[in-house]
RNA sequence: GCUCGGUUGGUGGAAUUGGUAGACACGCUAGGCUUAGAACCUAGUGCGCGAGCGUGGGGGUUCGAGUCCCUCACCGAGCA
Numbered sequence: 001g002c003u004c005g006g007u008u009g010g011u012g013g014a015a016u017u018g019g020u021a022g023a024c025a026c027g028c029u030a031g032g033c034u035u036a037g038a039a040c041c042u043a044g045u046g047c048g049c050g051a052g053c054g055u056g057g058g059g060g061u062u063c064g065a066g067u068c069c070c071u072c073a074c075c076g077a078g079c080a
Base pairs, nucleotide, nucleotide: 001079002078003077004076005075006074007073010026011025012024019063027045028044029043030042031041032040046053047052056072057071058070059069060068
């Protein structure tokens, strides 16, 4: 330099051909249980008072984009 794959809450990881983003798990917080704790059970948990905003950065297509297109950055693999 070229070709692929990837980047989503605090963490891992989903999102069925473009149609409610964050399922599920972990963690955390509160409560229950316990003499106290672990384990277990219940509820809550992206940001914002709210309207709204939020998928690596920037642009584009579309009524509508995590998803499609362009470009840049970073991580990984292969080729030279």